[in-house]
Molecule: Glycine riboswitch aptamer
Organism: marine sediment metagenome
Parts: sequence; structure tokens; C1' cells
RNA sequence: CCUCGCAGGAGAGACUCCUGGAUCGGUUCGAUCUAUGGAGCGCCGACGGCGCAACCCGCCCGGAAACGCUCAGGCAAAAGGACUGCUGGGG
Repeated sequence: CCUCGCAGGAGAGACUCCUGGAUCGGUUCGAUCUAUGGAGCGCCGACGGCGCAACCCGCCCGGAAACGCUCAGGCAAAAGGACUGCUGGGG
């Protein structure tokens, strides 16, 4: 320095409408749940990506952020998650 495992780990709409399915009521309508469904607006930034370039290097080459942009991604929980700590393994 790399990596497996374990622990911790933020931010932002459980938004609105449409469609399908299931259940309930019985008022042919409504309610609840559900789907990696579709559309719309609003937002996040700590996977990834891109950009500037703080910074690293005696200088050049080169590298390059936790800064910026949000393409992808994310906005209840779950999952993911930069980064931090610990045991082990490898170089």
C1' cells in the first nucleotide's frame, strides 16, 4: 500500500398524478396495500463519473480533494455508503 471479515457511518419528498394487481365496503364508486411500472415538480451529495485546482513534488513531468457539477446514483425502513477503528491475509 492492497484486500476479506466485523463495528461505527451523513444528507435529501414514506411528494403528486396515471396505469396494473390484491383485499375490503357495496354507493359501479371509494378506501387500503402493493409494483426495480410510467409521467411531473422539488431536493441530496460521502459509492461511481466529470471539472477546477487547494494541495503533493526542490522544479518539470506526473498525481490530485472531503471544493464544484449532478450524468448515473440516492431522498421512510432495508440496501448502499466516502471515511474511521480492529483481527487476519497478501505485496